Record summary: The RNA shown here (Pistol ribozyme) has 68 nucleotides. Of the family's consensus pairs, 96% are formed in the model. Rfam family: Pistol ribozyme. The literature on the family includes a 2015 paper in Nat Chem Biol by Weinberg et al., "New classes of self-cleaving ribozymes revealed by comparative genomics analysis". Model confidence (mean pLDDT): 82 of 100.
RNA sequence: AUUCGUCAUGGCGAAUUAAAACAGGGUAUUAAGCCAUGAGCGGAGGAGAUAAAAAUCUCCUCAUUACC
Numbered sequence: 001a002u003u004c005g006u007c008a009u010g011g012c013g014a015a016u017u018a019a020a021a022c023a024g025g026g027u028a029u030u031a032a033g034c035c036a037u038g039a040g041c042g043g044a045g046g047a048g049a050u051a052a053a054a055a056u057c058u059c060c061u062c063a064u065u066a067c068c
Stems, first nucleotide, its partner, number of pairs: 001016005006039006025068004033041001043062007
C1' cells in the first nucleotide's frame, strides 16, 4: 500500500495477491457470521404462490445468549 473478516462508519485483527482466523481477557452458549450503532446480505419461524415431488419466488416477524 492492498485485500479480507455480510454491508456502511468507527474499532479490533489477519494476510501478502488470495481469502482464511486466534480479532480487551476467560468460560460457556446460539442456526445466528470478530465488536458497537444502523442495516437485514446470509440465518430462524410463520403465511401464500407454482409444482407429481424436489426446488424456487413473494410477504410478515425475529435478529445469539449468560456469567466473571